Model confidence (mean pLDDT): 75 of 100. Predicted 3D model of a 317-nucleotide RNA (Bacterial RNase P class A) from a soil metagenome. Of the family's consensus pairs, 94% are formed in the model. The sequence is in RNAcentral, with records from MGnify.
[in-house]
């Protein structure tokens, strides 16, 4: 100077006014106020795989469907991750591989080439056969019969394997990233799961009363009206709580292992809204700030990301 691969950061401080959760103080006991504290991310994203967790006829086995595929590890589990060995690319550091099985079975094989799994004959060569011509034996023609047909002789059969295309050219070839086979693994729905408390107002059961008069008007009487009414259950909706963040959490520090991991000892609480908070406003400063907003949770993966820091490691000079 070029470049391989981790790992971390993601505008800084101050002020003022709001929003959520939580601790605590007041009393007026209220969706009350006043302090104090904490309030989005490396991806909250796509929802693409795996598992917590909740219900459902416990889910045994078979078909059917998916999904993985070298070999050993990690892990709650994976299709993730790490390691070794292969091939391919790169000088290297490194980076990329969807990789069981083609004498169970179909199915293809691009271009070139005659032909690409059926078998076949483009070209050569040698053998037959037929038909042309040309020579020989003889003296003129014909036949038969022999030999030839080199610069070009013509079908046809059989048989060989020189040539030449291809990745592959007949050999139990090649593609399973085309169906298949094989070995594994996978019950379904998902927090709008699902659980609890719970109105009015209509309906439902059960049991008292009631035309020999319930109940109203009205607290009593009398008059009116004239058929329910009284009590217990119960199951839903409307509104409410929970599920809801202490967890395969993080952090440091140690031990085992090549690592991935995992064991131990100490510290930490880090959003929990739910019609949805996490904002706005003013100042000052730099290198003027990029992709981007939690909704049950956790591990991956994969995609956006402006610019900063830093370890390792390779190639030239």
């Nucleotide at each position: 100077g070029a470049g391989u691969u981790g790992a971390u950061c993601g505008g800084a401080c101050a002020g003022u006014c709001g929003c959520u959760g939580c601790u605590g103080g007041c009393c007026a006991u209220g969706c009350g106020u006043c302090a104090g504290u904490a309030g989005a991310g490396g991806a909250a994203a796509g929802u693409c795989c795996g598992g917590g967790c909740u219900c459902c006829u416990c889910a045994g086995a078979g078909c059917a469907g998916g999904a993985u595929g070298a070999c050993g590890g990690c892990u709650a589990a994976c299709g993730g991750c790490c390691g070794u060995a292969c091939g391919c690319c790169g000088c290297a550091a490194g980076g990329c591989g969807a990789g069981g099985a083609a004498c169970a079975g179909g199915g293809c094989c691009a271009c070139a080439g005659a032909g690409a799994c059926g078998a076949g004959u483009c070209u050569u060569u040698g053998c037959g056969a037929u038909c042309a011509c040309c020579g020989c034996g003889a003296u003129g023609c014909a036949c038969a019969g022999c030999g030839g047909u080199c610069u070009c002789g013509a079908u046809c059969g059989c048989a060989a394997a020189g040539g030449g295309u291809g990745a592959a050219a007949c050999g139990c070839g090649g593609c399973a990233a085309c169906c298949u086979c094989c070995a594994u693994c996978c019950g379904g729905a998902g927090c709008a799961a699902c659980a609890c408390c719970a109105a009015a107002u209509a309906g439902g059961c059960a049991g008292g009363c009631g035309a020999u008069g319930a109940a109203g008007c009205u607290g009593c009487u009398c008059g009116c009206u004239g058929a329910g009414u009284c009590u217990g259950c119960g199951g839903g909706u409307a509104g409410g709580u929970g599920g809801c963040u202490u967890g395969a959490a993080c952090c440091c520090g140690u031990c085992a292992g090549c690592a991935a991991u995992g064991g131990c000892g100490g510290g930490u609480c880090c959003a929990g809204a739910g019609g949805a908070a996490u904002g706005a406003c003013u100042g000052u400063c730099c290198u003027c700030g990029a992709c981007a907003g939690a909704a049950c949770c956790c591990g991956g993966c994969u995609u956006a990301u402006a610019g900063g820091u830093u370890g390792a490691c390779u190639c030239a000079u």